[in-house]
RNA sequence: GCCGGCGUAGCUCAGUUGGUAGAGCAGCUGAUUCGUAAUCAGCAGGUCAACAGUUCAAGUCUGUUCGUCGGCU
Numbered sequence: 001g002c003c004g005g006c007g008u009a010g011c012u013c014a015g016u017u018g019g020u021a022g023a024g025c026a027g028c029u030g031a032u033u034c035g036u037a038a039u040c041a042g043c044a045g046g047u048c049a050a051c052a053g054u055u056c057a058a059g060u061c062u063g064u065u066c067g068u069c070g071g072c073u
Base pairs, nucleotide, nucleotide: 001072002071003070004069005068006067007066010025011024012023013022019056027043028042029041030040031039049065050064051063052062053061
């Protein structure tokens, strides 16, 4: 230099036909317990890497850039 995968909550990830952004763990509050752990109920937490385009509507499709991993030279 060329090609490809990946980027979504603090962490690990799902979201597959474009149509309300979710799960588990972690965190907070409450219940239970003499207390802790465990269990149960609830709450909070998101610029879906960035910018632009297509569309009534984009995490999802297109382009460019950035980061990361791998391959080729």

Transfer RNA from a Desulfobacterales bacterium, 73 nucleotides, folded computationally. Lineage of the source: Bacteria > Pseudomonadati > Thermodesulfobacteriota > Desulfobacteria > Desulfobacterales. It was read from a public genome assembly. Rfam family: tRNA. By type it is a transfer RNA. The coordinates come from a structure-prediction model, not an experiment, and the mean pLDDT is 81.